Source information:
This is a predicted structure of a 71-nucleotide RNA (transfer RNA) from a Candidatus Nomurabacteria bacterium. NCBI's taxonomy places the organism under Bacteria, Bacteria candidate phyla, Candidatus Nomuraibacteriota. Rfam family: tRNA. By type it is a transfer RNA. From the family's description: Transfer RNA (tRNA) molecules are approximately 80 nucleotides in length. The sequence is in RNAcentral, with records from ENA.
RNA sequence: GAUGUGGUAGCCAAGUGGUAAGGCAUUUGUCCGCAAGACAAACAUCGUAGGUUCAAUUCCUACCCACAUCU
Numbered sequence: 001g002a003u004g005u006g007g008u009a010g011c012c013a014a015g016u017g018g019u020a021a022g023g024c025a026u027u028u029g030u031c032c033g034c035a036a037g038a039c040a041a042a043c044a045u046c047g048u049a050g051g052u053u054c055a056a057u058u059c060c061u062a063c064c065c066a067c068a069u070c071u
Base pairs, nucleotide, nucleotide: 001070002069003068004067005066006065007064010024011023012022018054026042027041028040029039030038031037047063048062049061050060051059
């Protein structure tokens, strides 16, 4: 330098155009004499900037970052 894969919450991770699932952790509340445990709630401008569209995590373009292969 070229090609490919990926970037979603503190961590893991689903989501192929129509209000972004789930698990762990954290915080708050309730139950409980404490602890443990259970239950409920809170926590996401989806890497950045544009474009297409009534509508974009999703499609297109450029850039950034990580990894792999080739040179």